[in-house]
Context: one part of a larger RNA
RNA sequence: GGACGAACGCUGGCGGCGUGCUUAACACAUGCAAGUCGAACGGAGUUAUUUGGAAAGCUUGCUUUUUGAAUAACUUAGUGGCGGACGGGUGAGUAACGCGUGAGUAUCUGUCUCACACAGGGGAAUAACGCACCGAAAGGUGUGCUAAUACCGCAUGAGACCACAGAGGGGCAUCCCUUAGGGGUCAAAGAUUUAUCGGUGUGAGGUGAGCUCGCGUCCCAUUAGAUAGUUGGUGAGGUAACGGCCCACCAAGUCGACGAUGGGUAGCCGACCUGAGAGGGUGAUCGGCCACAUUGGAACUGAGAUACGGUCCAAACUCCUACGGGAGGCAGCAGUGGGGAAUAUUGGGCAAUGGGCGGAAGCCUGACCCAGCAACGCCGCGUGAGGGAAGAAGGUUUUCGGAUUGUAAACCUCUGUCCUCGGGGAAAAGAAGAAGAUGGUACCCGGGGAGGAAGCUCCGGCUAACUACGUGCCAGCAGCCGCGGUAAUACGUAGGGAGCGAGCGUUGUCC
Numbered sequence: 001g002g003a004c005g006a007a008c009g010c011u012g013g014c015g016g017c018g019u020g021c022u023u024a025a026c027a028c029a030u031g032c033a034a035g036u037c038g039a040a041c042g043g044a045g046u047u048a049u050u051u052g053g054a055a056a057g058c059u060u061g062c063u064u065u066u067u068g069a070a071u072a073a074c075u076u077a078g079u080g081g082c083g084g085a086c087g088g089g090u091g092a093g094u095a096a097c098g099c100g101u102g103a104g105u106a107u108c109u110g111u112c113u114c115a116c117a118c119a120g121g122g123g124a125a126u127a128a129c130g131c132a133c134c135g136a137a138a139g140g141u142g143u144g145c146u147a148a149u150a151c152c153g154c155a156u157g158a159g160a161c162c163a164c165a166g167a168g169g170g171g172c173a174u175c176c177c178u179u180a181g182g183g184g185u186c187a188a189a190g191a192u193u194u195a196u197c198g199g200u201g202u203g204a205g206g207u208g209a210g211c212u213c214g215c216g217u218c219c220c221a222u223u224a225g226a227u228a229g230u231u232g233g234u235g236a237g238g239u240a241a242c243g244g245c246c247c248a249c250c251a252a253g254u255c256g257a258c259g260a261u262g263g264g265u266a267g268c269c270g271a272c273c274u275g276a277g278a279g280g281g282u283g284a285u286c287g288g289c290c291a292c293a294u295u296g297g298a299a300c301u302g303a304g305a306u307a308c309g310g311u312c313c314a315a316a317c318u319c320c321u322a323c324g325g326g327a328g329g330c331a332g333c334a335g336u337g338g339g340g341a342a343u344a345u346u347g348g349g350c351a352a353u354g355g356g357c358g359g360a361a362g363c364c365u366g367a368c369c370c371a372g373c374a375a376c377g378c379c380g381c382g383u384g385a386g387g388g389a390a391g392a393a394g395g396u397u398u399u400c401g402g403a404u405u406g407u408a409a410a411c412c413u414c415u416g417u418c419c420u421c422g423g424g425g426a427a428a429a430g431a432a433g434a435a436g437a438u439g440g441u442a443c444c445c446g447g448g449g450a451g452g453a454a455g456c457u458c459c460g461g462c463u464a465a466c467u468a469c470g471u472g473c474c475a476g477c478a479g480c481c482g483c484g485g486u487a488a489u490a491c492g493u494a495g496g497g498a499g500c501g502a503g504c505g506u507u508g509u510c511c
Base pairs, nucleotide, nucleotide: 001511002510003509004508006507007506008505009504010503013381014380015379016378017377018376019374020373021339026337027336028335030334031333032332035082036081037080040079041078043076044075045074046073047072048071049070050069051068052067053066054065055064056063057062058061089292090291091290098217099216100215101214102213103212104211105210107209108208112205113204114203115202116201117200118199120154122152123151129144130143131142132141133140134139160185161184162183164181166179167178168177169176170175190197191196218264219263220262225255226254227253230252231251232250233249234248235247237245267289268288269287270286271282272281273280274279294315295314296313297312298311317328318327319326320325345371347370348369349368353367354365355364356363357362384414385413386412387411394405395404396403397402418452419448420447421446422445423444424443428438455500456499457498458497459496460481461480462479466495467494468493469492470491476483477482
């Protein structure tokens, strides 16, 4: 000198764009953050229309009430499907194939795209609901009925899979490819407004994921030896898949001064800061990957989790209780307490972008888009412009002549950025239509009037900028050298000056 997610002191007009718990991965009141589909299903309810029965009134063919049935529209607790594995948060752990980069394959892949083939015929339940009951509650039990794109058989079925087995070809060891056999095993579901949307099997693609390997990845040797599933083999198991992944047996290996093992610290990278570069430092915001979800453990479901707003167990903590027993998890968005030098609103909207569900209309979306707060940062603008010497008054100083503040002010002539008042008023929604939270915002037009808008640090040298008074090694200053003990340009105040400017200085950290 540059930089910062900064803080502190003094000061503070406006706008645009960004950024904002670095500390206690401390504890959390309250609200919201993941639902959706009635075009899968049976119920229940509301309304309307038609219609049957009963009762009442009488105007004897109408009205009212009540009770069934059908149809249509709407709502939805439950069964069922898809989604809750994405999106959002945090960085505790992790020195590791975790990450980066480059290779590889012993693998899987819902939805999507393409191709081929198929969807025949049955069955048994169960929730909802009814009845009975237990419990303070959370919730639960028994019994009876019912539906499906829920569940289960049967049929059909392809080298799709399994075990045999013939022929040909290829290679890199296990092997791979092509082709003709006869066996065995396994499918399906319907809905509808008739446009479509779905279902099953197989293959290919795409996307996503798993796994393996080479290289790179902080400090300590005042850590030198470490290791028994340890290293390898055979066989079996397990997995989507390879593998001591697990198990039985066998062998005695394996790693290590090219730093094993141990300890400390730490999420990694694209990037960011600095620097001429080499390098050094950092890993906020944004993007990629990983890990975690009060702590520890476990599996279930599923294409995918060992699952933040799912389940089970244990622990700590908090809450409710009728004392028998239950409920909870903000490192989602706001917000509260606490900690701290220190970090914001319990805001608006799904209009846009994107996501989930749905045939669609649409619903949900604290993702996101916006607004609010904060000079926290960067950038831009303003606080007036031109003229104006009697060099006014006042201040300061003085050698008492003057000098300086100083064209500065007053005064004259203007301007209207910002400001304020009134009026108009967006784009953002690309293609036929609808839809704007932001927002009556930006912007435009007109009126008003210099009015409402300047501070901070420094002035001994480094380092731009000097005098007076006070103080008297006191009070104090200070980044270093050093100032102050009676003439202090170094302390304090004043006048003047220098620098930067809505900021200026100090502190901290990095280069």

This is a predicted structure of a 511-nucleotide part of an RNA (small-subunit ribosomal RNA, 5' domain) from an uncultured bacterium. Its Rfam family is "Bacterial small subunit ribosomal RNA".